[in-house]
Molecule: small-subunit ribosomal RNA
Organism: metagenome
RNA sequence: GGGGGCAACUCUCCUUGUAAAGUGGCGAAAGGGUGCGUAAUAGUUGGAUAACCUACCCUGAAGAGGAGGAUAACCCCGGGAAACUGGGACUAAUACUUCAUAAGACCACAGGCAUCCGUGCCUGGGGUAAAAGGAUUCCCGCUUUAGGAGGGGUUCAACUCUUAUCAGCUUGUUGGUGAGGUAAUGGCUCACCAAGGCUGCGACGGGUACCUGGUCUGAGAGGAUGUCCAGGCACACUGGGACUGAGACACUGCCCAGACACCUACGGGUGGCUGCAGUUCGGAAUAUUCCUCAAUGCGCGAAAGCGUGAAGGAGCGACGCCGCGUGUGCGAUGAAGACCUUCGGGUUGUAAAGCACUGUCAGGGGCUGACAAAGCGAAAGCUGAGCUAAACCCCAAAGGAAGGACCGGCUAACUACGUGCCAGCAGCCGCGGUAAUACGUAGGGUCCAAACGUUGUUCGGUGUUACUGGGCUUAAAGGGCGCGUAGGCGGCCUGUUAAGUGAGGUGUGAAAGCCCGCGGCUUACCCGCGGAAGCGCAUUUCAUACUGGCAGGCUAGAGGAAUGCUGAGGUUGGGGGAAUUCUUGGUGUAGCGGUGACAUGCGCAGAUAUCAAGGAGAAGACCGGUGGCGAAGGCGCCUAACUGGGCAUUUCCUGACGCUGAGGCGCGAGAGCGUGGGGAGCAAACAGGAUUAGAUACCCUGGUAGUCCACGCUGUAAACCAUGCACACUAGGUAGGGGGUGUUACUAACGUUCCCUGCCGUAGGGAAACCGUUAAGUGUGCCGCCUGGGGAGUAUGGUCGCAAGGCUGAAACUCAAAGGAAUUGACGGGGGCUCACACAAGCAGUGGAGCAUGUUGCUUAAUUCGAUCAACGCGAAGAACCUUACCCGGACUUGACAUGCAUGGAUUAGCUCUAUGAAAGUAGAGUGACGGUAGCAAUACUGGAACAUGCACAGGUGUUGCAUGGCUGUCGUCAGCUCGUGCCGUGAGGUGUCGGGUUAAGUCCCUUAACGAGCGAAACCCCUGUCCUUAGUUGCCAGCGGCUCGGCCGGGAACUCUAAGGAGACUGCCGGUGUUAAACCGGAGGAAGGUGGGGACGACGUCAAGUCAUCAUGGCCCUUACGUCUGGGGCGGCAAACGUGCUACAAUGCCCGUUACAAUGAGGACCGAGAUCGCGAGAUGGAGGAAAUCUUAAAAAGCGGGCCCAGUUCAGAUUGGAGUCUGAAACUCGACUCCAUGAAGCCGGAAUUGCUAGUAAUCGCGGAUCAGCCACGCCGCGGUGAAUGUGUUCCUGAGCCUUGUACACACCGCCCGUCAAGCCACGAAAGUUGGGAGCGCCCGAAGACGUGAAUCCAACCUGAAGGAGGGCGCUUACCACGGUGGGAUUCAUGACUGGGGUGAAGUCGUAAUAAGGUA
Repeated sequence: GGGGGCAACUCUCCUUGUAAAGUGGCGAAAGGGUGCGUAAUAGUUGGAUAACCUACCCUGAAGAGGAGGAUAACCCCGGGAAACUGGGACUAAUACUUCAUAAGACCACAGGCAUCCGUGCCUGGGGUAAAAGGAUUCCCGCUUUAGGAGGGGUUCAACUCUUAUCAGCUUGUUGGUGAGGUAAUGGCUCACCAAGGCUGCGACGGGUACCUGGUCUGAGAGGAUGUCCAGGCACACUGGGACUGAGACACUGCCCAGACACCUACGGGUGGCUGCAGUUCGGAAUAUUCCUCAAUGCGCGAAAGCGUGAAGGAGCGACGCCGCGUGUGCGAUGAAGACCUUCGGGUUGUAAAGCACUGUCAGGGGCUGACAAAGCGAAAGCUGAGCUAAACCCCAAAGGAAGGACCGGCUAACUACGUGCCAGCAGCCGCGGUAAUACGUAGGGUCCAAACGUUGUUCGGUGUUACUGGGCUUAAAGGGCGCGUAGGCGGCCUGUUAAGUGAGGUGUGAAAGCCCGCGGCUUACCCGCGGAAGCGCAUUUCAUACUGGCAGGCUAGAGGAAUGCUGAGGUUGGGGGAAUUCUUGGUGUAGCGGUGACAUGCGCAGAUAUCAAGGAGAAGACCGGUGGCGAAGGCGCCUAACUGGGCAUUUCCUGACGCUGAGGCGCGAGAGCGUGGGGAGCAAACAGGAUUAGAUACCCUGGUAGUCCACGCUGUAAACCAUGCACACUAGGUAGGGGGUGUUACUAACGUUCCCUGCCGUAGGGAAACCGUUAAGUGUGCCGCCUGGGGAGUAUGGUCGCAAGGCUGAAACUCAAAGGAAUUGACGGGGGCUCACACAAGCAGUGGAGCAUGUUGCUUAAUUCGAUCAACGCGAAGAACCUUACCCGGACUUGACAUGCAUGGAUUAGCUCUAUGAAAGUAGAGUGACGGUAGCAAUACUGGAACAUGCACAGGUGUUGCAUGGCUGUCGUCAGCUCGUGCCGUGAGGUGUCGGGUUAAGUCCCUUAACGAGCGAAACCCCUGUCCUUAGUUGCCAGCGGCUCGGCCGGGAACUCUAAGGAGACUGCCGGUGUUAAACCGGAGGAAGGUGGGGACGACGUCAAGUCAUCAUGGCCCUUACGUCUGGGGCGGCAAACGUGCUACAAUGCCCGUUACAAUGAGGACCGAGAUCGCGAGAUGGAGGAAAUCUUAAAAAGCGGGCCCAGUUCAGAUUGGAGUCUGAAACUCGACUCCAUGAAGCCGGAAUUGCUAGUAAUCGCGGAUCAGCCACGCCGCGGUGAAUGUGUUCCUGAGCCUUGUACACACCGCCCGUCAAGCCACGAAAGUUGGGAGCGCCCGAAGACGUGAAUCCAACCUGAAGGAGGGCGCUUACCACGGUGGGAUUCAUGACUGGGGUGAAGUCGUAAUAAGGUA
C1' cells in the first nucleotide's frame, strides 16, 4: 500500500513492501600504512619436497536415505551511573546431533614391478569415515573423490656492511634409539645413551642496517644509494598468549600484564590514525577535516544492487621535468637622462620615443568531444565524479606579464666614486695599511632565465686504496736475523679423468625501468606496442692444448757419498809477553802534573825521575789489507779438544724430495736488571778547579756504578747496503782473496775455469742523485710494509717483563703544506788562489785646549725644510732688511704673475699732490690721451690698448721621492755583466766565462763542445814632459845702432814665450827565463820605457738609496687662504754630545829689520797707479786699463839682528775703550783698525784619518758668490820639498774557483725549549648519574597441553540409579611483566691533575742549520 472482521476506531487478522535487531552463510588473513626489529627463523638466484597443505575458481567421477534435541530474536521479571548483564517461558533453519550406505579415499597386512639409498606404483581381501536444502522452467547450493590453476609451508647451495683494541664459543649443545607433536621433515619437544659440534676461508661478541628489481655517478671496472613504482619480509600503543578459520597467533578480533589518555554516581568501565583528511609537538622543512564510486579492481549476492578515504579525480606547493609567453618590423638628431672622459668625445644605443603590424597566454562571448563499440533493464529507457571555460570560432588592446648571480686568476665578463689592514670579502690562491678591475655603491658588461644563487649530500676529476691500474736506496713504506707449520706457487715425458677451462642446446633470469624501432597526444614531457639486453644460475651434450686429480717413468732443480782446500766461524780448557797501576827495597832532590793560560791535585812524612823484586786485572801493538769467516748481531796473542758452514774436483746414489712462509719457535750489539764473584785501566752520576754575563757544559784534577767472569732476564739500535728471500736472463774492463786446470825451468809469468770481495762502465732503469751480472735492468713465485704534515709511536685496552720498558696501537683538534733530488745565488768563527795606503814600514795628523763651522739635543711665538757607511765647512759659490720657505702684528681678495669671455663708460689709466699709517695700504684733490670718420672749431660717433665690475681661472717652498721624469750618490775605475748559434740536461740551468800560465785588467797565450760577438778594461779626447814647422804684438832681446839707461827707441825673428799643426814610445832592438806562446827580468838608445804623469770617461745591476725645496709632473689638499703684500722678529737662541777645520802649545821657533825668485786668475755701479793726509783700518784725488799693454801685486818661506826655555818677546781667546768702511739701517747680528786686557793650552786616553814622488809635509797667491761679510770654508795656482815599502801571517774591503747549508725581504737569515698570561679539544682521577645486554635466585597474569580427586550437563545408550561424552573450577611443569644479587660493558659528568694544539710584535737563554763556533 491492498484486502477481510467489528456499529465504529488511533482495534484486529491476512498479504506485500520498507526500516531496525537477531539466527545462519561468506568475507573480514585481501586492499591501504610504516620500516621498529632483523646480519639471517630475512632477501636474491637456482634447486629439493619420493617429507606437505590449499576456502573461493575450472575439469572428471560418485552421491544426497532416515531420525532427533535445542537455542537466539521476541515476551515476562531483575541488577547496574554506565559498559553491560542475570533468571524464567516460547520458536526456526543450508545452525547442531545421530543412524544407514562406501565406488574412490584413509589405516594395517600380503603379493608383484620399479629404485644407488630414503621410498614410489599396481593388485587382493579386511577395517574406518558423508551429505541440506532454496527457488521451482532454466538455476544456485550440499557430500565424497581424482586432477588442474593459482596460493602457501618446509628445506639445500651460493651470495649479502663493519670491527681481531671481540679468539676461542657451545650442554638441547652435536649425534643416536624410542616416544610425543605437526599439514609436513627435524632436538621441534621429552626419556635414555654417546661426547660431540663450530672456529683464522674469522666462530663467539660489539656496532650499524629491512632486502631486491632498480636509482645516481662513472669510458669502463667500480663507488654511493634503496624515496616514488614493483616483488619479498617484518610490524600494528609496549610485552606475552592462544581462539576462530582453508588460511592469522590476526592494523580498525579476543584474553592477560604494563605505560599513557578519557568517562564515572568512585562501585567500575572505555581506548589504540605506522588507513584517508585533520590537530598538537618536534624541526631548516613537507599539502585539503575536498568530490565520486562514472571508470579500474575487490568483497558479498542468482541478480538488481550494496560497500569500498583501494581507486579515479580535484585543491595547495616553481619541489622536479616538459612546453609557451612577456611582442614583431622599420626607426639617427645617434634625443634626453645617467656614467666615463685625454674635454675632442665615448658608452648605454635601434635601445627609447615615433611609425607600421601581429594576437599565443591571461580577459570577454559562443560552440562543444573522447574516457561509454561498456553496463543495467522485459522494454521504453537509464548511468560522467572529474578533465571542462579542452580543442575550435568570435571580440578588444602592445595593452596585464623579468628576474637572479657574477665580472683578480681558476672562469665568460671593467671602469668611476667611497673606504683606508677600518668596514668588509673569500671555494682555493688570496684582496683591504690614500690612486682597490678582489670591500660598498653606480654605470657598463657576462652567464642563465620563470627561474637564479647558497647550503647540505653522493659519484667523478683522484692511477689519492691501484681487479682493470700504484708503490717501498734518499719522498710514507723491507720485518734486526734465521728455522719452520698452515697456505700460495712449482722441472721433463707418457697414459687416464674431465673438476677448472672452451663450444653448442634447454630452462630460468617477473612486470616496470634503461637501450633500439614503430605508434598516440599540434610538439615535448608522458603514454602504448614490439624487439634487444639482463654479461647470472641450473641442467645437458661435446672438446682436451693448458691448470688440477690419479697412475707410471726421467734427471737438468734439490739432496747424499768420495777426495781435497781456506778461514779473527762457534764452545771449553791450558799457556805466554809488552804496557798500566799497586806494594817493597835501592839511588836521588825539589818540584811534579796539567792547560790556550791557570788552578784544584801530588810532593821535604822525600813525590816526579830511575833501578830491582813481587802482586793484580783487563786488553791483545806490529802483521792488518774496501783481506777472511758467519744468517744477522758479530768474530783478531799462542795452543789442545769438541763442533757448524762454504768452495773445488769426481759424476757413484736418491728421484721433484723444491721455493716462499701468516701465526709459531730460536738467535739477537750496547745500555740496563737479578744473584754471586772480580775490579788494573777507563769512566755516567758526583766533587773540586778553570772559562763565562751565567756555565748544572765543552777543558783540567779526582771519582762510584758500570766495563770483566758465571748463571738468569731484557729484546731494542742510523740492528744500514737506510736496498726481503729464491731462481732465470741481459756488453765489458780492472783490482784483491781462495781453489781446479793447460803449457812449462815444476818456481814465476802467460792462457782458461769455479766461488767470494771491491772499483769503473754499456744497454736499460731512475724525479734526479745515482744503480748498472753483488741491479735500483728484464721476468716469475711467495712474504712484510706504505697511503699529507702535526697530534704520536702518544692515550686507552690487551699482552710480555722483576723493573726500566717492549709489542700491538687510535681519536678529538690543528695546518696547507710537510718532504725528496737537483739549480742559481747569498752566507760560513769552510778551503785554495789573488788584489787594494787593507795591514806592515814610514811621514803628518785627528781624539786633549781655545776659537770657527755643521749636526743632535734642549729651549722658543718661531728657532723654516731636507740630508743614516754613501748626512754632519752638506743643499748654502755669501741669512743685518731682502734672501725666507718659519713666527707675531697690519693689510688685499680675479689677486704680486698668465690667458680668454661678457658688460661698462670716456672718465676712473698715467702723472702731480694732500691726509693717515711702521710700511703695505686706505681715503681724497688736481691734471688728464692714441688712431679713424664727420666738422672751421667746440664737439659727436667709432676702434685698439688700459681700467672697473663679473665669470672662467690664477697662486701654493702644502702632501706623497713608497705614484713619477730628470739628475745624483754608493758598491767601484772593482773586472766584471751578457748575447747569437751549437752542444749537454725532462727541467731550473750549464757550457762558452772552467783548467795551465800571464796581466793593472774576462789583458793576452795555450788547452778545450764549443765557435764567435756585445757592454765594460784598454785605446780614441784634454792637460803636462822633448823636438820640429808656421806666426811675431801687448810678449822676447843673441847680435847691430841710439838713448833720458827703462826692450825705452830703431831694429831683429835667433832664444824664452804664446797657439796652431806635426814628430816621438811600439816590448820596436839585444840578452836571459818561459811551452818555439803570451809574457816577465835585465840592457842599449832616448826628453820620456813598458799604462811616462794627471784628468775627463763609471758595464749589467744593488740600495722602494737621495731629491715633489732647482726644474718638470700624476693623484690628493687650501681658495677673503695652506695664496699675495708689508713692519718687526727668527733661521745666530745654549746644561750637554758629536763631526769637520783653523790657531797653537814654541828655538827647524817668535819679534824687528833687510832683500831676491813665481804661477793661475780677476777688473767698468769695476781694478784703481803715482801723489798728499792719518800710528792704522782708511780718506782725498783720479794717471792708466774692457787688458800678454794698465791695475790688483806686497809673493811667503829666504837672509841679518834680538829673545834664551819662561805659560815666556810662546799662544792669542775673552773683555774695556776709541775708530774706519759697506749699506735706508750694523741692538739682536757685519768685517776691519788702534790702545789696553792676556784665558785654556807645555804635543794630547781608548780609539782613529790621510799619504808611495814633484807625492806627504810646509809656504804664500788668486777666483767664484758678493753692497759688506761672519771664508779659518770651497775651487784653483805656483815656491820649497822628504821618509818608507823586508812582505801578505793578521784587521777591513774586493775578485775567481771549490765545499756545506734547514738561508732566498738571502746570517741584521733561519730557528729550539722552558716560563708567564689567553683560548680549544683530549687523557687520568676519589667518585657520581644513567643506558642497553646477559647470568643466579624469587614471584608466576592470561594461555593451550597434561593430570584427576571437586562440581555441572539437551541430543546417543539405558533396567532411569547411571554410563559414554562434554563444560566449568582447581592444580603440576612452561612462561610475560615484576623483584633481588654480584659482575661485565657503554655514554655522560667530576675537585684536582697531565701533556698536546693554537695565537703580529711578553721573559730567559741560543740547542739545530756553515767545521753553527764542542761535527